[in-house]
């Protein structure tokens, strides 16, 4: 300078809004309990979103040591134990879902 990578899913959290629920407040019925409607997320919550640079599992990948199949293999198929999977600063803006949001655009622009 340039090319190939830096895999992928669950389960959780940090965060997130507000469709649901549920809480508050106001009007209305009603003895009342309660029902209705309208607002409120500068409503602690449940549901529900939800991490490349958070946690943990699982697979998948790569190494090393074996084992099994086959006429036969260091070569093919399948498998078992170990290890290995580092690093990682980040707008604006525009997207989905009812809405945002560390979600996705994005390990991007950019910057070292």
């Nucleotide at each position: 300078u340039g090319g190939c990578a830096g895999g992928g899913c669950g389960c959780u959290u940090a965060g997130g809004g507000u469709u649901c629920c549920g809480u508050u407040g106001u009007c209305g019925u009603g003895a009342a309990a309660g029902c209705g409607a309208c607002a409120a997320g500068u409503c602690u919550g449940g549901u529900c979103c939800g991490a490349g640079a958070a946690g943990u599992g699982c697979c998948a990948c790569c190494g090393a040591c074996g084992c099994g199949g086959c006429a036969a293999a260091u070569u093919c198929c399948g498998u078992g134990u170990c290890g290995g999977c580092a690093c990682a600063c980040g707008g604006c803006g525009g997207g989905c879902c009812a809405a945002a949001a560390u979600c996705c655009c994005g390990g991007g622009a950019g910057a070292g």

Predicted 3D model of a 112-nucleotide RNA (Guanidine-I riboswitch aptamer) from an uncultured Rhodobacteraceae bacterium. Its mean pLDDT, the model's own confidence on a scale to 100, is 87. It matches the Rfam family "Guanidine-I riboswitch aptamer". Its family is annotated with regulation of gene expression in the Gene Ontology.